[in-house]
RNA sequence: GGGUGAUUAGUUCAGAGGUAGAACGCUUCCUUGACACGGAAGAGGUCAGAGGUUCGAUUCCUCUAUCACCCA
Numbered sequence: 001g002g003g004u005g006a007u008u009a010g011u012u013c014a015g016a017g018g019u020a021g022a023a024c025g026c027u028u029c030c031u032u033g034a035c036a037c038g039g040a041a042g043a044g045g046u047c048a049g050a051g052g053u054u055c056g057a058u059u060c061c062u063c064u065a066u067c068a069c070c071c072a
Base pairs, nucleotide, nucleotide: 001071002070003069004068005067006066007065010024011023012022013021018055026042027041028040029039030038048064049063050062051061052060
């Protein structure tokens, strides 16, 4: 330099056009003498950034950034 993939909750990951979910973690409550386990409820997201297409974009297109891999 060329190519491919990834970027979504604190972490690991789903979601592939119709206003975002799970597990673990966190908070509160129940349970216990107390802790752990278990049960119930809850908080937490500018979906990496910018632009475009669309009635509507996490999703499609372009560029940028970061990371990983392949080729030279």

A computed fold for a 72-nucleotide RNA from Synergistaceae bacterium OttesenSCG-928-I11, annotated as transfer RNA. Taxonomically the source falls in Synergistaceae (Bacteria, Thermotogati, Synergistia, Synergistales). Model confidence (mean pLDDT): 83 of 100. Its Rfam family is "tRNA". Rfam links the family to the GO term triplet codon-amino acid adaptor activity.